A computed fold for a 75-nucleotide RNA from a Candidatus Geothermincolales bacterium, annotated as transfer RNA.
Rfam family: tRNA. Its family is annotated with triplet codon-amino acid adaptor activity in the Gene Ontology. By type it is a transfer RNA.
Its mean pLDDT, the model's own confidence on a scale to 100, is 84.
NCBI's taxonomy places the organism under Bacteria, Bacillati, Actinomycetota, Candidatus Geothermincolia, Candidatus Geothermincolales.
The same sequence occurs in records of 3 taxa.

RNA sequence: GGGGCCGUAGCUCAGCGGGAGAGCGCUGCCUUCGCACGGCAGAGGUCACGGGUUCGAGUCCCGUCGGCUCCACCA
Numbered sequence: 001g002g003g004g005c006c007g008u009a010g011c012u013c014a015g016c017g018g019g020a021g022a023g024c025g026c027u028g029c030c031u032u033c034g035c036a037c038g039g040c041a042g043a044g045g046u047c048a049c050g051g052g053u054u055c056g057a058g059u060c061c062c063g064u065c066g067g068c069u070c071c072a073c074c075a
Stems, first nucleotide, its partner, number of pairs: 001071007010024004018055001026042005048064005
C1' cells in the first nucleotide's frame, strides 16, 4: 500500500428500507427474620463520524476514523 470482516445500551450481541431490541448487569417494588433464587416495573442509545440516495436509512451508496485478519512491498 491492497483485499475481506466488524463498529448498535455498562458488557456480549440481534435487527437485510417504515416500531431501536434481547440476554447479562444496574435501580425500585413484591416475596424472606435477613440474603440468595424467583416475579413485576423502570432507567440507560447523537446506531463510530461526515455526506449522498429515498417520502422515509441502524439497514443502500461514497468518504474519514478505529479494531481484527489475509496478501504485497521496502531497506